[in-house]
Molecule: transfer RNA
Organism: Candidatus Aenigmatarchaeota archaeon
RNA sequence: GGGCGGGUAGCUUAGUCUGGCAGAGCGCCAGUCUUAUAAACUGGAGGUCGGGAGUUCAAAUCUCCCCUCGCCCA
Numbered sequence: 001g002g003g004c005g006g007g008u009a010g011c012u013u014a015g016u017c018u019g020g021c022a023g024a025g026c027g028c029c030a031g032u033c034u035u036a037u038a039a040a041c042u043g044g045a046g047g048u049c050g051g052g053a054g055u056u057c058a059a060a061u062c063u064c065c066c067c068u069c070g071c072c073c074a
Stems, first nucleotide, its partner, number of pairs: 001073007010026004020057001028044005050066005
C1' cells in the first nucleotide's frame, strides 16, 4: 500500500442483509423477603449506535470520507 471483519448502556452483545418506537444478559440503584447478607422476585436509572457529511418524510441500518481494533496479502 491492498483486501476482509469489528466499534451500539459500566461490561458482553442482538438488531444492519430487507430503513419505520434503540433491545437483552450481567452489573448498578430502590423495594419485597431475611436477625443481617447472599440468592430469588418486582420495579427503576443508564445510549450524540466510533466521528463527520450525504440520500430520504424517516438512518444504528443505505452512500462517501475519516478515526480506531483484529486478521490476511504484498